[in-house]
RNA sequence: UAACGAUAAUAGCAAACUUGUUGAAAAGCAGGGACGCAAAGCCAAGGGUCUAAGGUCUUAGGACUAUGACAGCCGGUUGCCGAA
Numbered sequence: 001u002a003a004c005g006a007u008a009a010u011a012g013c014a015a016a017c018u019u020g021u022u023g024a025a026a027a028g029c030a031g032g033g034a035c036g037c038a039a040a041g042c043c044a045a046g047g048g049u050c051u052a053a054g055g056u057c058u059u060a061g062g063a064c065u066a067u068g069a070c071a072g073c074c075g076g077u078u079g080c081c082g083a084a
Stems, first nucleotide, its partner, number of pairs: 004082002012037002017032006035072001041077003046074002048070003054065004
């Protein structure tokens, strides 16, 4: 330096659910709470997924659409520790 990841050490994050709140929704934020995580840090200018207010079309049922979201899906990027 690259890979690897322990019933090691140090520190950290926090799923479901729930209370409050914002939002059209997806979802976000704050409190509680821990299923898990060696990147569960960061990036939504790569892929993917969710939503569809507004817009377009419509056979009036609906369809399409991101300028809205998701990093705990893949990917990119930076980084702590050091047994085998």
c-di-GMP-I riboswitch aptamer, 84 nucleotides, folded computationally. The sequence was found by an Rfam model in a public genome assembly.